[in-house]
A computed fold for an 82-nucleotide RNA from an uncultured bacterium, annotated as transfer RNA.

Parts: sequence; C1' cells; structure tokens
RNA sequence: GCCGGGAUGGCGGAAUUGGUAGACGCGAUGGAUUCAAAACCCAUUGUCGCAAGGCAUGAGAGUUCGAGUCUCUCUCCCGGCA
Repeated sequence: GCCGGGAUGGCGGAAUUGGUAGACGCGAUGGAUUCAAAACCCAUUGUCGCAAGGCAUGAGAGUUCGAGUCUCUCUCCCGGCA
C1' cells in the first nucleotide's frame, strides 16, 4: 500500500427487512433475610432539565418521513496479502 471484519451505557453483549436504541447478563446503590456475612429474593440504575421535553451507537457529512443499520471521508483495533 491493498483486501476483509469490527467500534453501541461502568463492563460483556443484543437490536433479524431502515421503523420504540440499550434487551439479557455482570457490576453498582437501596431494601429484605442473617448474630454478622455469603448465597438467594425485591426495587432502582446513560445524560441535561423543576417539568414538558431534549441529547446519546468512534468523528464528520450525505440519502430518507425515519439511519446503530445504507453511501462517502477520516480515526482507532483485529486478521490476511504484498
């Protein structure tokens, strides 16, 4: 240099054909239980805002009524070829 795959909350990881983003698990916080703890169980858990609502999928742009998903450029990671 060329080709392929990938980047999503604190972490792992879904989102199937472009149609409610963050399911599910872990972790965290509070509670219940216990003499105390572990395990188990219940609730909550992105961010801004008093609220209504807005914003959030590596960065920027485009297509579209609508983009994590399609197109273009760039950054980074993994693999292959030279």

It matches the Rfam family "tRNA". By type it is a transfer RNA. The coordinates come from a structure-prediction model, not an experiment, and the mean pLDDT is 81.